[in-house]
RNA sequence: UUCUUAUCCAGAGAGACCGAGGGACAGGCCCAAAGAAGUCUCGGCAGCAGGUUCUAAAAUGAACACUGUGCCAAUUCCUGCAGAUGCAUUAUGUAUCUGGAAGAUGAGAA
Numbered sequence: 001u002u003c004u005u006a007u008c009c010a011g012a013g014a015g016a017c018c019g020a021g022g023g024a025c026a027g028g029c030c031c032a033a034a035g036a037a038g039u040c041u042c043g044g045c046a047g048c049a050g051g052u053u054c055u056a057a058a059a060u061g062a063a064c065a066c067u068g069u070g071c072c073a074a075u076u077c078c079u080g081c082a083g084a085u086g087c088a089u090u091a092u093g094u095a096u097c098u099g100g101a102a103g104a105u106g107a108g109a110a
Base pairs, nucleotide, nucleotide: 001110002109003108004107005106006105007104008103013042014041015040016039017038021031022030023029025080026079027078028077043072044071045070048068049067050066051064052063053062054061076102081099082098083097084096085095086094087093088092
């Protein structure tokens, strides 16, 4: 990097350095000198994989948070493609719902 698979309406930030961007992409809408992104320190959330313990054993489930990750503005911030329904108007707009795409993270494989 690619493929497979699970999850994505919950949860959790302070300080230091630095100095203008950031929220993947596009549109929208936001965040940001009352300090963005990045780096470091400390803290926290969660429980994906491993581990340990419990449920007589297995399966399943539960607990812990020791190890490897992950995460700590806004639902993945919303929408993007297709379908259904309603409304307005005449081929589009809008609202809701369903599915999908894309993305993120874990695990496995090449």

The RNA shown here (SAM riboswitch aptamer (S box leader)) has 110 nucleotides and comes from Cytobacillus praedii. Its mean pLDDT, the model's own confidence on a scale to 100, is 85. NCBI's taxonomy places the organism under Bacteria, Bacillota, Caryophanales, Bacillaceae, Cytobacillus. Its Rfam family is "SAM riboswitch aptamer (S box leader)". Rfam describes the family as follows. The SAM riboswitch is found upstream of a number of genes which code for proteins involved in methionine or cysteine biosynthesis in Gram-positive bacteria.